[in-house]
């Protein structure tokens, strides 16, 4: 400082979320120390127990102990002892008295107010303390305690009797004090009147008191400008209210209180209500304004169980005093009593939570005292919590074969890791152990040169701490989070849209850097982490620092109120303003700076900050107030001018509908077609007459005119505004304008009219799957007039009035001027409107642009994600509909705006293709044969499924193939590779048996190579190896799963003309341009123009057949020398020639030559991509899974891949006479061929069999070409058609044709008589028909691939279909229309209103009651008693408010998905939107006005 999320990208608007930072915190995981802070935020919810305020005997009287001293008794001879009694010491106790208990502590419940801050103030108390002056005589009455008797369970109490004082009365003096008169402006003066005192203690001085005044410091009451939350869905509130006058009350002012008397006071600058809240210094953040908060510290305030009262007293309505009602709690003898932890610790509750029932008065302080010294839970410490904040350690050097072990892996290593381990060394930290602070100033004694003196004793909870040395030994000490991306930090296993993360975007459906684990890796570290809350990021409420055409957001318009702004010159005045000064803003915090704990926290000093307020005193430019005064603002006044302004009355003609009349006939009307309507009782169309009611045709225009709604036939009246000229008066009069008034389309209401047309509703015919719509016929209310209401609209320019400045062209309305003309048009210039383009600037762009959305000024409205909502409640208006005003909870991460690039449109242009069409032939109907679905089955193996699967893989299933299926075998295995280990009677080869085979036994026979050595001289043997074999072990082996993990290969779009780059340029940018226009082309093929210039893969050419021709060579053919054949090279065609067009050297028509003419025909050749297209079964290959457990491997036998009601594609043969049979006679080509074709002959009717010449083939065979043609038969029939199906004999492959091949002959002779809706090929050597050939293949072809024969119609054209392209339009689509989307229904879950009620809470009002205490008033008069006001509190009673809870009914959000439709998005298929009224399951639909978005 930013970053993440909205898109297929982009830019902007805009919410969300994130990274700092903080906290009296909690809550997970951990957890060594030590310092300085902090710690009841919920229940101001009850409280056990202990302590938190007492002190003085120098104020008093008195009890008690001791102890001295006296006396008196008693015992004793005394000494002595014991009792008493007096007097005094010392302690202690209760009472009288005095002062304290009004401070200190706690807490924040109330309070929104003089409570607080801040600034001034005048009518005022003040006990102790300081100063000052004056005095402190004389007397007397009682009471406690105490005895003594009574009550009572206890608190307690009552009666009589005794007694003191620093208690309490009287008297007397007395001023400066206080009343009262009079003087006297006041201030003061005079006279008169009243009003005091107390002793203690000491030998004494003396000292402390005590009363009375003055006066100071503190310290307190009252008043005051101004500051101090939230809601106007809280608009009026007020009777002691405002104010006087009199009294009464206070320390004092004052309605504070009473009486009278007046009617005022507050209030939009927010009264009155409600609703939260203790204020401040401060504290948190933040550049900073600002926001937030008020915990420990400090100041003020309120308050002590809740509510009321007062005494007492300097001070209180009193936290540990009192009386009284009320909850609550306890004791009781039941009759009464007693309590207040929000003082320190504790407990109990409630909560997610928040400490010990410590030490000590040693210090600071604080009461009381003369003082010692008592009290002190305030304090000082100490204790518990990692609550917080700061500081330390957990070791430090060295140490590679980079150890082991874990994790990873490409198997090579990699990493953890110098990290261990090990060696040396340190010792804060811990342990022992030794010593050991400072915090102590003071008080007592004593002494003296009585002074700031001197000496001695004593005073320490913290604490045997801190903190200092020694010893030991690395010893006592590390964890939490994360790790897709924002955000530092990744692999690997398990899981598979499960489990489960998650601040946001979001991950997980089988290779998860996002879940869990572990390995590494980041970050922080005695913490780290999560949750909550604030502030920042947030310029996301914008003062500093934002907007409003379209994204939220200009009120529909006007008039004018308050308030806000205001034009020019004097001149005063200083209210704002600006300076200097002084005061005060406590202190702590916070800044810097210095110093103190070893450092930091922390603490201490000094200085500055604290931006405000208040005086004074100056300054007068600007605001402002006063005055004058001016004309440039504003307004009038004079002259002219335009106009659908506005009322009102009248009028005028075309439609148009009725009504009568006339002509006249069968039809009319209506629609996409129709039908419902009308009509022979005369429609319709025509003529004419009459009558109605409504709009005004051309004029007419982007025009005018108004403030906007809005205004249009003419003519008349009556009226409002406006421009332009002119410069006569006025002399700032002006601008904006919260409320407030008035206007205000359309539809809607109310009464009364009127009612032609038209037309919500409604009926009816129509489309339709329905059609509560579009279409159609009919039609009510409305439209239309008077009145009166309603007050909304896309009431839009989606743009508020109002002034002032900025370059222009252009067109038009209206009015002057000026040339100019007899005039009047033209021109030229100006002022007012209204439009277009478009400098500068602005703008997210789109766009706007002197009629600003530009650059400034002034007012006012209004916005602050999306929805839920313009909706609840509530208020106000309305006759109603329903308007204004106006929101939560709730639930989303977007929801939006402009613009890009696709894709899509029942949007548009242009072009193209056998795509229509125009034509020939099928196909769909028969039967057959393949293929596929379904079904069946043990099995019917697998795959392929619109186009782009279905005679496809498969160019050939009897076994094999063969993957399927039943059933028998095998397990290192049918085939490989490696390692050990044995192996001569081994391998091998095999008679027999068992078996369907495979496979299991197995007589019997029986090796081989290469080394080396030995024997021994051709053979033997040992030894090792090599092949085999056997067992064991790696392993093999899978057509087992994934085509959505892939490679490789294909199919489509498509042989369709696209698809891109570089550098330019243009644009904030996605992105454009280039590749787009214009001609032309099979072609993004060529050409021109152009911010584009190259260029790339595509296209075309190059490549192979082919037509023509030359030339060469000839095995083979053939007429033997020739080329019609064949092989190989070569020409040729390229718009080159000429006309015409065309701008043109692009191109196009046509023409000539030529075998071929504009690409000659074919073929090979597939861009960038699309379909997650198709293949794991053709190959090959990552993962997964079977498989030493009798398999998903392998062999094998036999079946199945061939089933068959049935549905579908592809083909074949037909229905026949352009044909069938019969019989005869021509004519190709490509091609095969030795396990091969196979002549002639022969035999069989035939398939075919014998035969074997020839052939490794231009030589020989397959090889007969067949449709053709001759010639003859049939005669339109299920036929001499057509051949299905079966029967009967045959043939050939082949171990083997039963299941399941081909083929022959004889015999049978089915459907079928040209094919419904609908499709399908083809543009010339095709179609169409006719055969031949191949390849697979033992055989088996209607199938596929070739390959000649004969040989066509047609194409006007580009509306329609279907693909395809460019270009352009609209999108709410981007998974890209098979897209998106909208309502209601059904279901579940939430949350809020409403609700008959029913419960609870708060504030009053009004009556009736009414403690305690004050006052008054009478009585008594030492207490007291009665009575009256007055009042907490109770009761009643009607009502407000605000919450909670309700049966049921309503809307709304969410949800994987269900049900109806299809409303919107493209022209969305009826353009859509809006007000507003009907009307419908729903969306919607119509109708009226409006808006273009």
């Nucleotide at each position: 400082a930013g970053a993440g999320u909205u898109u297929g990208a982009u830019c902007c608007u805009g919410g969300c979320u994130c990274a700092g930072g903080a906290u009296g915190a909690a809550c997970g995981c951990u957890g060594g120390c030590g310092g300085c802070g902090u710690g009841g935020a919920u229940a101001a919810g009850g409280c056990a127990u202990g302590c938190a305020a007492g002190u003085c005997g120098a104020a008093c009287g008195g009890u008690u102990u001791a102890c001295u001293u006296u006396u008196u008794a008693u015992a004793g001879u005394a000494a002595u002892a014991u009792a008493a009694a007096a007097a005094g010491u010392a302690a202690a106790c209760a009472g009288u008295g005095g002062c304290g208990a009004a401070c200190g502590a706690g807490u924040c419940a109330g309070u929104a107010a003089c409570a607080c801050c801040c600034u001034g103030g005048a009518a005022c108390g003040u006990a102790c303390c300081c100063c000052a002056a004056a005095g402190u005589u004389g007397g007397g009455c009682a009471u406690a305690a105490c005895u003594u008797a009574c009550c009572g369970a206890a608190a307690g109490g009552u009666a009589a009797g005794c007694u003191a004082a620093u208690u309490c009365c009287c008297a007397a003096u007395a001023g400066u004090c206080c009343c009262u008169a009079a003087u006297u402006u006041u201030u003061a003066u005079u006279a008169g009147g009243g009003u005091a005192a107390a002793g203690a203690u000491g030998c004494a001085a003396a000292u402390c008191g005590c009363u009375u005044u003055g006066g100071g410091a503190g310290c307190g009451g009252c008043c005051u400008a101004g500051g101090u939350c939230c809601c106007a869905u809280c608009a009026g509130c007020u009777a002691g209210u405002u104010g006087g006058u009199a009294g009464g009350g206070u320390a004092a002012u004052g309605g504070c209180c009473u009486a009278c008397c007046a009617a005022g006071g507050c209030u939009a600058u927010g009264a009155c209500g409600g609703g939260u809240a203790g204020g401040g210094g401060g504290g948190g953040u933040g550049a900073g304004a600002g926001c937030c908060u008020g915990u420990u510290c400090c100041c003020c305030g309120a308050c002590g169980a809740g509510g009321g009262c007062a005494c007492u007293g300097a001070g209180a309505c009193a936290c540990g005093g009192g009386c009284c009602c009320u909850a609550c709690u306890c004791c009781u003898a039941c009759g009464g009593g007693a309590g207040g932890c929000a003082g320190c610790a504790g407990c109990c509750g409630a909560g997610a939570a928040u400490a010990u029932u410590c030490g000590a008065c040693a210090a600071u302080g604080g009461g009381c005292g003369a003082a010692a010294g008592c009290c002190u839970g305030a304090u000082c410490g100490a204790g518990c919590g990692a609550c917080g904040c700061c500081g330390c350690g957990u070791g430090g050097a060295g140490g590679a074969u980079g150890a082991a072990g874990g994790c990873c892996u490409u198997c090579g290593g990699g990493u953890u890791g110098u990290a261990a381990a090990c060696u040396c060394c340190u010792u804060u930290u811990c342990u022992c152990u030794a010593g050991g602070a400072g915090g102590a100033a003071g008080u007592u004694c004593a002494c003296u040169u009585u002074a700031u003196g001197u000496g001695a004793a004593c005073u320490g909870a913290c604490a045997g701490u801190a903190c200092u040395a020694g010893a030991g030994g690395a010893a006592u000490a590390a964890g939490g989070c994360g790790c897709u991306g924002c955000u530092a930090a990744c692999u690997a296993c398990g899981u598979g849209c499960c489990a489960g993360c998650a601040g946001c975007c979001g991950c997980g459906g089988u290779a998860a850097u996002a879940c869990g684990u572990a390995g590494g890796c980041g970050c922080c570290g005695a913490g780290c982490g999560u949750u909550a809350u604030c502030c920042g990021g947030a310029u996301u409420u914008a003062u500093u620092g934002g907007g409003c055409g379209u994204a939220a957001a200009g009120c529909g318009c006007g008039u004018g109120u308050a308030g806000g702004g205001g034009g020019u010159u004097u001149u005063a005045c200083u209210u704002g303003u600006c300076u200097u000064u002084a005061g005060u803003a406590a202190a702590a915090u916070c800044u810097u700076u210095c110093u103190g704990c070893u450092c930091a926290a922390c603490a201490g000093a000094a200085a500055g900050u604290u931006u405000g307020c208040u005086a004074a005193a100056g300054a007068u430019a600007c605001g402002g107030u006063a005055a004058a005064a001016c004309u440039a603002g504003a307004g009038g006044g004079c002259g002219u001018u335009a106009g659908a302004g506005g009322c009102a009355g009248a009028u005028g003609g075309a439609a148009c509908g009725u009504a009568c009349g006339g002509u006249g006939u069968a039809g009319g009307g209506g629609u996409g077609a129709a039908a419902u309507c009308c009509g022979u009782u005369g429609a319709u169309a025509u003529c004419g007459u009459a009558c109605g009611g409504a709009a005004c045709a051309c004029c007419a225009a982007a025009g005018g005119c108004g403030a906007a709604g809005g205004c249009a036939u003419u003519c008349u009246g009556c009226u409002g505004g406006a421009a332009c000229g002119u410069a006569c008066c006025u002399g700032a009069c002006c601008c904006u304008g919260a409320g407030a008034c008035g206007c205000g389309a359309a539809a809607g209401c109310g009464u009364g009219g009127g009612g032609a047309g038209c037309a919500a509703a409604a009926a009816g015919g129509a489309u339709u799957a329905g059609a509560u719509a579009c279409c159609c016929u009919u039609g009510u209310a409305g439209u239309c007039c008077a009145c009166g209401c309603c007050c909304u609209a896309a009431a839009c320019g989606a743009u508020g009035c109002c002034c002032g400045c900025u370059u222009g062209c252009u067109a038009u309305u209206g009015g002057g001027a000026g040339u100019a003309u007899c005039g009047a048009c033209c021109c030229u210039c100006u002022c007012a409107g209204u439009g277009g383009c478009g400098a500068a600037g602005c703008u997210a762009a789109c766009g706007c642009g002197u009629u600003a959305a530009g650059c400034g000024g002034g007012c006012c409205g209004c916005c602050u994600g999306g929805g839920a909502a313009g909706u609840a409640c509530g208020g106000c208006c309305g006759c109603a509909a329903g308007g204004c005003u106006a929101a939560a909870a709730c639930u989303c991460a977007a929801a939006g705006g402009a613009a890009u690039a696709g894709a899509c449109g029942g949007g548009g242009a242009c072009u193209c293709g056998c795509a229509c069409a125009a034509g020939c032939g099928g196909u769909g109907g028969a039967g057959c044969a393949u293929g596929u679905g379904g079904u069946u089955u043990a099995a019917u193996u697998c795959g392929a499924c619109g186009g782009u699967a279905a005679a496809c893989g498969a160019g050939g299933a009897a076994c094999c193939u063969u993957a399927c299926c039943a059933g028998g075998g095998c397990u290192u295995g049918a085939a490989a590779u490696g390692u050990u280990a044995g192996u001569a009677g081994u391998a091998c080869c095999a008679a027999u048996c068992c078996g369907a085979a495979a496979g299991g036994a197995g007589a019997g026979g029986g090796a081989u190579c290469c080394u080396u050595a030995a024997u021994u001289u051709a053979u033997u043997u040992a030894a090792g190896g090599a092949a085999g074999c056997u067992a064991a072990c790696a392993c093999a082996g899978g057509u087992g799963c994934u085509g959505c993990a892939u490679g490789g290969u294909u199919g489509u779009c498509g042989u369709c003309a696209g698809c891109u780059c570089g550098u330019g340029c243009c644009g904030u940018g996605a992105g454009g341009c280039g590749u787009u226009c214009c001609c032309u082309u099979c072609a993004g093929u060529g050409g021109g123009g152009a911010a584009a210039c190259g260029a790339g893969c595509g296209c075309a050419a190059c490549c192979c057949c082919u037509a023509u021709c030359c030339u060469a060579a000839g095995u083979u053919a053939c007429a033997u020398g020739u080329g019609u054949c064949u092989u190989a090279g070569g020409a040729g065609a390229c718009u080159g020639c000429c006309u015409c067009g065309g701008g043109a050297u692009a191109c196009g028509a046509g023409g000539a030559g030529g075998a071929a003419g504009g690409c000659g025909g074919g073929g090979a050749u597939g861009a960038c991509g699309u379909c997650a297209a198709a293949u794991c079964a053709g190959c090959a290959u990552g993962g997964c899974c079977c498989u030493c457990u009798g398999a998903u491997g392998c062999c094998c036998u036999g079946g199945g891949c061939g089933a068959c009601a049935c549905a579908c594609a592809u083909g074949c043969u037909a229905c026949a006479a352009u044909g069938g049979u019969u019989a005869g006679u021509a004519c190709a080509a490509c091609g095969g061929g030795u396990u091969g074709c196979u002549a002639a002959g022969c035999c069989g009717u035939g398939a075919g069999g014998c035969g074997g010449a020839g052939c490794u083939a231009a030589u020989c065979c397959c090889u007969a070409a067949a449709a053709a043609c001759u010639a003859a038969c049939c005669c339109c029939a299920g036929u001499u058609c057509a051949g299905a199906u079966u029967g009967a004999a045959g043939g050939c492959u082949g171990a083997a044709a039963u299941u399941c091949g081909c083929c022959u002959u004889c015999a049978u002779g089915a459907a079928g008589c040209c094919g419904g809706a609908a499709u399908c090929g083809c543009u010339a050597g095709u179609a169409a028909u006719c055969g031949c050939g191949g390849a697979u293949c033992a055989g088996c072809a209607g199938g596929c691939c070739g390959c000649g024969g004969u040989g066509a119609a047609u194409a006007c054209g580009u509306u329609c279909u279907c693909g395809a392209g460019u270009c352009u339009u609209g999108u709410a689509c981007u998974c890209a229309c098979c897209g998106c989307c909208c309502g209601u229904c059904a279901c579940g879950c939430c949350a809020a209103g409403g609700g008959a009620g029913c419960c609870g809470g708060g504030a009053g009002u009004a009556c009736c009651u009414g403690a305690a205490g004050u006052c008054c008033u009478a009585u008594u008069u030492u207490u007291a008693u009665a009575g009256g006001a007055u009042u907490a509190g109770g009761g009643u009673a009607a009502g407000c408010u605000c919450g909670g809870u309700g049966a049921c009914a309503u809307g709304g959000g969410c949800g994987a998905a269900g049900u109806c439709g299809u409303a919107a998005c493209a022209a969305g298929g009826c353009a859509c939107g809006u007000g507003u009224a009907g009307c419908g399951g729903a969306a919607g639909c119509u109708g009226u006005g409006c808006g273009u978005g």

A computed fold for a 1493-nucleotide RNA from a microbial mat metagenome, annotated as small-subunit ribosomal RNA.
It matches the Rfam family "Bacterial small subunit ribosomal RNA". A reference for the family is Cannone et al. (2002), "The comparative RNA web (CRW) site: an online database of comparative sequence and structure information for ribosomal, intron, and other RNAs", BMC Bioinformatics. Gene Ontology terms of the family: ribosome and structural constituent of ribosome.